The RNA shown here (Glycine riboswitch aptamer) has 91 nucleotides.
RNA sequence: GAGGAGCUCUGGAGAAUCCCUUGAGUGGGUGCCGAAGGUGCAAGGCGAGCGAAAGCCGCUGAAUCUCUCAGGCAAAAGGACAGAGAAACAG
Numbered sequence: 001g002a003g004g005a006g007c008u009c010u011g012g013a014g015a016a017u018c019c020c021u022u023g024a025g026u027g028g029g030u031g032c033c034g035a036a037g038g039u040g041c042a043a044g045g046c047g048a049g050c051g052a053a054a055g056c057c058g059c060u061g062a063a064u065c066u067c068u069c070a071g072g073c074a075a076a077a078g079g080a081c082a083g084a085g086a087a088a089c090a091g
Base pairs, nucleotide, nucleotide: 003089007085008084009083010082011081016030018029019028020027031073032072033071037069038067040065044060045059046058047057049056050055
């Protein structure tokens, strides 16, 4: 001692403590939420793709946007992200 992931501590939003059911957050139903994870794509880039050209097509391509597959809708737990700390690594 820039930097990246992990670890520890602190802060950390949204949405029914809905209905039926079960020994049991067990199973089902309806309505919702977006901040684990995952899906989608704008500009741009690439194409030893099409086309006379304009352009089209394919690949690539970010998010707190989008979808709601997963997850979640009292508390607890989890939680993107932010701050702090210790050790190791790289330099």

Its mean pLDDT, the model's own confidence on a scale to 100, is 79. The sequence was found by an Rfam model in a public genome assembly.